A computed fold for a 71-nucleotide RNA from Seminavis robusta, annotated as transfer RNA. It is recorded under the gene name tRNA-Gly. Its mean pLDDT, the model's own confidence on a scale to 100, is 81. It matches the Rfam family "tRNA". The RNAcentral record of the sequence draws on ENA and Rfam.
RNA sequence: GCAAUCAUAGUUUAGUGGUAAAAUAUCUGCCUUCCAAGCAGAUGUCCUGGGUUCGAUUCCCAGUGAUUGCA
Numbered sequence: 001g002c003a004a005u006c007a008u009a010g011u012u013u014a015g016u017g018g019u020a021a022a023a024u025a026u027c028u029g030c031c032u033u034c035c036a037a038g039c040a041g042a043u044g045u046c047c048u049g050g051g052u053u054c055g056a057u058u059c060c061c062a063g064u065g066a067u068u069g070c071a
Stems, first nucleotide, its partner, number of pairs: 001070007010024004018054001025043006047063005
């Protein structure tokens, strides 16, 4: 320098046109003599910009970052 893949909650990952989910974490309550464990609830998220579309996390383009390969 070129190519490919990836970017979703504090963390690890689903989801891929109809408005985002689980685990874990944090907080509150219940239980317990207390702690842990368990149960219930709450909080928190689509890398950035543009385009297509009635509607974009999803499709397209560019950028940024990460990983891999080639030179």